[in-house]
Model confidence (mean pLDDT): 84 of 100. Large-subunit ribosomal RNA, domain II from Synechococcales cyanobacterium bin2.concoct.b11b12b14.033, 681 nucleotides, folded computationally. Rfam family: Bacterial large subunit ribosomal RNA.
Context: one part of a larger RNA
RNA sequence: GCCGGCGAGUUAUAUUCAGUGGCAAGGUUAAGUCGUUCAUAGACGGAGCCGUAGGGAAACCGAGUGCGAAUAGCGCGUUUAGUCGCUGGGUAUAGACCCGAACCCGGGUGAUCUAACCAUGGCCAGGUUGAAGCUUGAGUAAAAUUAAGUGGAGGACCGAACCGACUAAAGUUGAAAAUUUAGCGGAUGAGCUGUGGUUAGGGGUGAAAUGCCAAUCGAACCCGGAGCUAGCUGGUUCUCCCCGAAAUGUAUUGAGGUACAGCGUUAGGUAAAAGUUUGCUGGAGGUAGAGCACUAUUUCGGUGCGGGCGGAGAAAUCUGUACCAAAUCGAGUUAAACUCCGAAUACCAGUGUAAUGUUUCCUAGCUAGUGAGGCAGUGGGGGAUAAGCUUCAUUGCCAAGAGGGAAAGAGCCCAGACCAUCAGUUAAGGUCCCCAAGUUAUAACUAAGUGGAUAAGGAGGUGGAGUUGCUUAGACAACCAAGAGGUUUGCUUAGAAGCAGCCAUCCUUUAAAGAGUGCGUAAUAGCUCACUGGUCGAGCGACUCUGCGCCAAGAAUUCAUGGGACUAUGUUAUACACCGAAACUAUGGCAUUAAUAAAAUAAUGGGUAGGGGAGCGUUCUGUUGUAGAGUGAAGCGAUACCGCGAGGAGUCGUGGACGAAACAGAAGUGAGAAUGUCGGC
Numbered sequence: 001g002c003c004g005g006c007g008a009g010u011u012a013u014a015u016u017c018a019g020u021g022g023c024a025a026g027g028u029u030a031a032g033u034c035g036u037u038c039a040u041a042g043a044c045g046g047a048g049c050c051g052u053a054g055g056g057a058a059a060c061c062g063a064g065u066g067c068g069a070a071u072a073g074c075g076c077g078u079u080u081a082g083u084c085g086c087u088g089g090g091u092a093u094a095g096a097c098c099c100g101a102a103c104c105c106g107g108g109u110g111a112u113c114u115a116a117c118c119a120u121g122g123c124c125a126g127g128u129u130g131a132a133g134c135u136u137g138a139g140u141a142a143a144a145u146u147a148a149g150u151g152g153a154g155g156a157c158c159g160a161a162c163c164g165a166c167u168a169a170a171g172u173u174g175a176a177a178a179u180u181u182a183g184c185g186g187a188u189g190a191g192c193u194g195u196g197g198u199u200a201g202g203g204g205u206g207a208a209a210u211g212c213c214a215a216u217c218g219a220a221c222c223c224g225g226a227g228c229u230a231g232c233u234g235g236u237u238c239u240c241c242c243c244g245a246a247a248u249g250u251a252u253u254g255a256g257g258u259a260c261a262g263c264g265u266u267a268g269g270u271a272a273a274a275g276u277u278u279g280c281u282g283g284a285g286g287u288a289g290a291g292c293a294c295u296a297u298u299u300c301g302g303u304g305c306g307g308g309c310g311g312a313g314a315a316a317u318c319u320g321u322a323c324c325a326a327a328u329c330g331a332g333u334u335a336a337a338c339u340c341c342g343a344a345u346a347c348c349a350g351u352g353u354a355a356u357g358u359u360u361c362c363u364a365g366c367u368a369g370u371g372a373g374g375c376a377g378u379g380g381g382g383g384a385u386a387a388g389c390u391u392c393a394u395u396g397c398c399a400a401g402a403g404g405g406a407a408a409g410a411g412c413c414c415a416g417a418c419c420a421u422c423a424g425u426u427a428a429g430g431u432c433c434c435c436a437a438g439u440u441a442u443a444a445c446u447a448a449g450u451g452g453a454u455a456a457g458g459a460g461g462u463g464g465a466g467u468u469g470c471u472u473a474g475a476c477a478a479c480c481a482a483g484a485g486g487u488u489u490g491c492u493u494a495g496a497a498g499c500a501g502c503c504a505u506c507c508u509u510u511a512a513a514g515a516g517u518g519c520g521u522a523a524u525a526g527c528u529c530a531c532u533g534g535u536c537g538a539g540c541g542a543c544u545c546u547g548c549g550c551c552a553a554g555a556a557u558u559c560a561u562g563g564g565a566c567u568a569u570g571u572u573a574u575a576c577a578c579c580g581a582a583a584c585u586a587u588g589g590c591a592u593u594a595a596u597a598a599a600a601u602a603a604u605g606g607g608u609a610g611g612g613g614a615g616c617g618u619u620c621u622g623u624u625g626u627a628g629a630g631u632g633a634a635g636c637g638a639u640a641c642c643g644c645g646a647g648g649a650g651u652c653g654u655g656g657a658c659g660a661a662a663c664a665g666a667a668g669u670g671a672g673a674a675u676g677u678c679g680g681c
Stems, first nucleotide, its partner, number of pairs: 001681006011094013026050003032044003054061002064076004097235002100232001104225006115199009124189001126158003129154001133150006162186003166183005201217001203213003210219001238615006248261005262370002264367001266365001275356003278352006289341001290339002295335002299331005306324002308321005373398010403414003418589004423585003429579003432564003438576001440575006451566001457551002461548010478535004484508003490502002514529001518527002590605005616670001618667006628658001635654005641648002
């Protein structure tokens, strides 16, 4: 892991509601007693309890009573149905649906592991170093001292056994729940070790690591309190039918819990109206927008209170000012906490012989779940007018919703699946092939594979619309020619001659030619332009709006318009077809609701948490020592039948002795999940 067995809302008491039964202004017995009996049943037992009257704290009064001075007023009552069983749904107390702690407490068991200590034993190859002391010699007055020898000290040295465990590798379902291999440290000592003994759990022991105390240690192990508790996690077993949520508010030692409200379900009741939608009528409003009349904010200009600065004066004061500037005037801004104004929606009320309506709404009783929400559109706050961000409001969807589309996709678009059909029509979206349906028609655009990702910005891309100028008295472009004189204007300057710079910018000859558009020179020169003539012969410029394109546009093997492919199979406009879903229709069938049984008719039948209803099956009991059964029971295997289903028959085979159905009753009553549990493989 798989298969098989087992495996979770039970029982008692009390209470409440519903259903059902008995009796009924009453209902009912409890303990106990009698009692045929294995047990029961049955009878007695009226104590007690509930109801029949309430009000008051009470005395007490009583259809009333309490407060009160009250005959007022107000509160609670008075109009009658209960009670005792049984069944079911809740609740309370109990382990209370099942499994699951870490802990806490009590009583015991442990020092054969290990820590320390006590008693008594044992062990340490070999080699090295050579302390004190001693002897002899030298030396001294004697010592000191010194040399050689002797000697054999040491938490001395090297290194096996022994003890340890520093490094690395291996091992890691190991050979081993701590080892192996190669190196490593101590190895006469605070050494190692045998045997026996002592210290015990908030206690021991500890050269101290919270270490160790039997593979267990921030408090051992065993049994008990104990089924501790668990606002937490997991699991909780047959079928069909009807309805169907919430993820919000308030409060909380509250935030993943709970209480009340909101939203679900079921039954009953009152009224015969109520609800919803829509039309009309009437309301209240201060949002969007807008505005500047208020409150703030704000730019420029005019007038200029006051101030600064300058001047005059002895001072008072006078005066000037390209400074600042109140107030006011004109023009122009901004505002969630501004408003002289002011919508659309939404909201409230009324009304309609409007629509809907086999219902709807309100109230009350029993009983739930929910109280983590998510995304999208719209209106806001926070953030960076960031987030698949966060927080409100509002609508939708998902949650709890299948089907079609968006290549693929909880929340987007279409559309809400009772069942069946090899029938039809459509929605969104599509119609060249993958792939059902137009290589459909008409008129245009695009050349970029744009289509098939993006901006500021840039560009004689190209289509359309418009305004304006020049033009056969010859435009625009190109080519030929001219582009002069006063003059090198004046000033400046070393120079300044059209062309460093400053001022001025005239006149003449002309078809036309600037006191000069650019290049150039040291300055001249030179080239060129404006302007003009000729050649040529018909359109040529400038600007605005707009359609579709271009650049901007970089990532590492081709992974994308879904792919193939496409110049339309792209884009725009118009038109007609067709395809396309569980939508709608058609045909047949089932169920629910209505009122009540059938029929008919109509509506309804997606569904998690959850509520309600109806059933199937298992074991046992009664009828029952039953029907049945060796002419073959149960069980098992096969099977095309019946039932919406849980399931139920028939037949055949196997099996070899039990055993239904029906109607009632009682439960150890249904498994796929619980890191479930036991067994098998």